RNA sequence: GGAGUAGUUCAAACGAUCGCUGGAUGUAUCAAGACCUUGGUUUUGUAUCCAGAGGAAAGUCCGAACACCAUAGGGCAGGGUGCUUCAUAACAUGAAGUCGUGGUGACGCGAAGGAAAGUGCAACAGAAAGUAUACCGCCCGGCACCAAAACAACUGUUUUGGUGCCGGGUAAGGGUGAAACGGUGCGGUAAGAGCGCACCAGUUCCCCGGGUGACCGGGGAAGCUCGGCAAACCCCACCCGGUGCAAGACCAAAUAGAGGAACGCUUGAGGGUGGUCCCGCCCGAGUUCCCGGGUAGGUCGCAAGAGAUGGCGGGCAACUGUCAUCCACAGAUGAAUGAUCGUUACCCGAUCUGGGGGCAACCCCGACCGGGGACAGAAUUCGGCUUACGGGCUGCUCCGGCC
RNA sequence: GGGCCCAUAGCUCAGCUGGAAGAGCCACCGGCUCAUAACCGGUCGGUCCCUGGUUCGAACCCAGGUGGGCCCA
Repeated sequence: GGAGUAGUUCAAACGAUCGCUGGAUGUAUCAAGACCUUGGUUUUGUAUCCAGAGGAAAGUCCGAACACCAUAGGGCAGGGUGCUUCAUAACAUGAAGUCGUGGUGACGCGAAGGAAAGUGCAACAGAAAGUAUACCGCCCGGCACCAAAACAACUGUUUUGGUGCCGGGUAAGGGUGAAACGGUGCGGUAAGAGCGCACCAGUUCCCCGGGUGACCGGGGAAGCUCGGCAAACCCCACCCGGUGCAAGACCAAAUAGAGGAACGCUUGAGGGUGGUCCCGCCCGAGUUCCCGGGUAGGUCGCAAGAGAUGGCGGGCAACUGUCAUCCACAGAUGAAUGAUCGUUACCCGAUCUGGGGGCAACCCCGACCGGGGACAGAAUUCGGCUUACGGGCUGCUCCGGCC
Repeated sequence: GGGCCCAUAGCUCAGCUGGAAGAGCCACCGGCUCAUAACCGGUCGGUCCCUGGUUCGAACCCAGGUGGGCCCA
């Protein structure tokens, strides 16, 4: 210098002007509205002050709190998790390890129980896809034919070799496949084979040592060689009741109406009208009140919490115990948290009669000009995971060059 | 805010106890007809939404993402 790997951290800062949301303050200021006791109460605006998005607020993938459903208890069905130990309110999360695996390495990744309980699957090819089988080949026996040789003799017999058919043995070799019933060598055999032996690999069982444990190290026995798939059904162990703040609680119009009370139905409730009462005319069978549930709408749930920061103690760590301090640390609901300007810092690109280093390409510092700032916006609240994305810093590894 | 489902040819859909993908319509060509339609025969056309994983093998099983749709006051 290049490539990589693990971790940590920031999410530009300050000022001015103009806005948005929430809260606090009043003997204050003014403006507007509502109510009635007419000078008070209350609401809205205004004034002053304070606070105002994230590391992922996202996806809604897990786990909880909380609320309702019967107090959530048992069984079945269904679903989830799946090496070990620990952590935690809980988890499919985290920490430390084990084993396997990828990488030269730092380091990463792993849905990592059971296929020796049962059922099932494996297209095509291949003899055969799992305790079965034999296509070519190898070997043995029988029959037929052909050739050669030998013997007796003119036609047969025997032996050897070859070809074909039939019966049997074999799983070494060939061939198929993603996958073929341990590997190498020697013995053995008609030919062969863990058929026997030696070594190697694996499996199961036993013993000793280490570890809380997964497991690791060492020794021995058994020819035991038993294949793959459980992100196929399934078996084993453990866990899970359902619905989600649009949960739910409270207050409560207008209209309609179940129920109740009073008055009235030609002896006229009530309404309209003649300015009004009396009175007159017209219409006229219902009118008024109470009340439960509950809609629109509103309030709460809803911001102090498995909280944050720091010290000390325990633990390898995740985490945890204790003490101190802090918290009007966002709470909207067609949904606020912003916009503009200036300065500084950062990054990128171009330039320089600038300074320094170098043989040089070029590098460092400085000046000036232009440009840039990613992903993304809380909606009941927490703990995780996953996904998106711009920089800075630190440790470590590998490669190359120089001293 | 919360819950559920879908994506396969140009269009509408099959294919799901894993073995390399089809149907109808459309398009194109040929036939029939004086000609068109209908009808008959044939042909073309696929990143099975994307990226990983499991498996010998994935449209199908599993995980993550993208896009679209439905329901709840």
About this RNA: Two RNAs folded together computationally: RNase P RNA and transfer RNA, 476 nucleotides in total. Rfam match: Bacterial RNase P class A. It is annotated as a ribozyme.